[in-house]
RNA sequence: GGGCUUGUGGUCUAGCGGUUAUGACGUUGCCUUCACACGGCAAAGGCCGCCGGUUCAAAUCCGGCCGAGCCCA
Numbered sequence: 001g002g003g004c005u006u007g008u009g010g011u012c013u014a015g016c017g018g019u020u021a022u023g024a025c026g027u028u029g030c031c032u033u034c035a036c037a038c039g040g041c042a043a044a045g046g047c048c049g050c051c052g053g054u055u056c057a058a059a060u061c062c063g064g065c066c067g068a069g070c071c072c073a
Stems, first nucleotide, its partner, number of pairs: 001072007010025003018056001027043005049065005
């Protein structure tokens, strides 16, 4: 330098153009306990890497850029 894949709460993850973006772990509060752990209930936390384009409508499709991984030179 070229090619392919990829980017979603703190971490991992679902989401094949159309309800307010899903769940787990973690965090916080409450219940339970003499206390801790386990368990139960509840809550906070992301507008989807960034900028454009297509569309009535984009996390989803397209382009560029940035980051990560793999391969080729």
Description: The RNA shown here (transfer RNA) has 73 nucleotides and comes from a Methanomassiliicoccaceae archaeon. The coordinates come from a structure-prediction model, not an experiment, and the mean pLDDT is 80. The sequence was found in a public genome assembly. Rfam family: tRNA. The family's RNA type in Rfam is transfer RNA.